[in-house]
RNA sequence: GCCUCGGUAGUUUAGUCUGGUAAAACCCCAGUCUCAUAAGCUGGUGAUCGGGAGUUCAAAUCUCCUCUGAGGCA
Numbered sequence: 001g002c003c004u005c006g007g008u009a010g011u012u013u014a015g016u017c018u019g020g021u022a023a024a025a026c027c028c029c030a031g032u033c034u035c036a037u038a039a040g041c042u043g044g045u046g047a048u049c050g051g052g053a054g055u056u057c058a059a060a061u062c063u064c065c066u067c068u069g070a071g072g073c074a
Stems, first nucleotide, its partner, number of pairs: 001073007010026004020057001028044005050066005
């Protein structure tokens, strides 16, 4: 230098192919239970999706640029 894959909640991931308003687990908070703690059970807070621009009625998803991580080729 070129190619491929990844970046989404505090953490780990799904969702992308086929555009329709972002899901789950753990963590955290509250309740329940207990003499108390943990576990279990119930409920709740939290991400405009690495950044910017474009297309569209509508973009995490499509296009372009860019930052960053991993792997491969030379």
Predicted 3D model of a 74-nucleotide RNA (transfer RNA) from Candidatus Woesearchaeota archaeon UBA489. Rfam family: tRNA. The family's RNA type in Rfam is transfer RNA. The sequence was found in a public genome assembly. The organism belongs to Candidatus Woesearchaeota, within Archaea.